[in-house]
């Protein structure tokens, strides 16, 4: 660094549906393209685990978070009245 898994980033309900995923039709140079349907608002960040790859070679420290479509409700803190 890549893929997968786990945890955390306050909670619940409703709505829309981009990407990804699944299904179907059509097309196809058989590599895929495109339309529709379903699902879908932790897919992001941080930490941990496992596998693999690359690089590096003195060690240590640090503070910790920052974010998350729309609407409603709740919770926590602070402030005003």
């Nucleotide at each position: 660094c890549u893929c997968c898994c786990c945890a955390a980033g306050a909670a619940g309900c409703g709505c829309u549906g981009c990407a990804a995923c699944a299904g179907a039709a059509a097309c196809u140079a058989c590599g895929g393209u495109c339309u529709c349907u379903g699902c879908c608002a932790g897919g992001c960040u941080u930490g941990g685990g496992a596998a693999g790859g690359a690089c590096u070679c003195c060690u240590u420290u640090c503070a910790a978070a920052a974010c998350c479509g729309c609407g409603c409700u709740u919770g926590g803190c602070c402030u005003u009245c």
SAH (S-adenosyl-L-homocysteine) riboswitch aptamer from a Gammaproteobacteria bacterium, 81 nucleotides, folded computationally. Model confidence (mean pLDDT): 78 of 100.